[in-house]
This record gives sequence, C1' cells and structure tokens, in this order.
RNA sequence: UUCUUAUCAAGAGAAGUUGAGGGACUGGCCCGAUGACACUUCAGCAACCGCCGCUCUCCUUAUGGGUAGUGACAAGGUGCUAAUUCCAGCAGACGCAGAAGCGUGUCUGAGGGAUAAGAA
Repeated sequence: UUCUUAUCAAGAGAAGUUGAGGGACUGGCCCGAUGACACUUCAGCAACCGCCGCUCUCCUUAUGGGUAGUGACAAGGUGCUAAUUCCAGCAGACGCAGAAGCGUGUCUGAGGGAUAAGAA
C1' cells in the first nucleotide's frame, strides 16, 4: 500500500508548547485568539487484539485444546476522549402534501470514511 472480516446512536479531559484554521471530500451546519488543529506529559474511556471467569458446542481415554457467545479487567499492543461516521450526497420502500411535477419525513441497503485483526 492492497484485500478480507468486524464494529462505529453509548463512553472518556486537563496542563504545557505552538499559533489559524479545523470537523476526510462536496453542500450545509458547527468548533476556533474565552487559542481550535497539531505535538508532548499525565489522566481517562473500552472498539479490536489481550488477561481472567462462565455458558454452548466440536476433538480427545483423560489432562487438555478449538469455534462461538457472554461478564468483568485494564498489566500489555493499537485506538479513542465536540456534535449519531455532526447531517446529507447513490439506490429502494413506506408515509405526508399534491391534478401532475417539484417538495418533505421516516426506514433499509450500497458507496465512501475511521479503527482493529488477519493475509499478501
């Protein structure tokens, strides 16, 4: 870097340095000199890997091991700590309005984004 799988409506802040943009993109709407974003330190959250249990099931003579689910933990590896992935952006369904078109609301799926694990 690419691919695959899973999750993303909950949760979690301060200080120091810096100094103007930032929230991926487009359109909105927000955050920001009452100092955002970024970096560092400490703290916290708990998504995945992980540690410790329990349950189901498969293998085994047994010890034990594998898969899945679930509860808690936070020593360890990443990650995260404004707003539903901030909302919408492509497609479909249902409803409202309406002669029709346009519009509008809710839901579902896809695409894109973020993170983790595995593989190349």
Annotation
This is a predicted structure of a 120-nucleotide RNA (SAM riboswitch aptamer (S box leader)) from Sporolactobacillus vineae DSM 21990 = SL153. Its Rfam family is "SAM riboswitch aptamer (S box leader)". Its family is annotated with regulation of gene expression in the Gene Ontology. The prediction has a mean pLDDT of 81. The sequence was found by an Rfam model in a public genome assembly.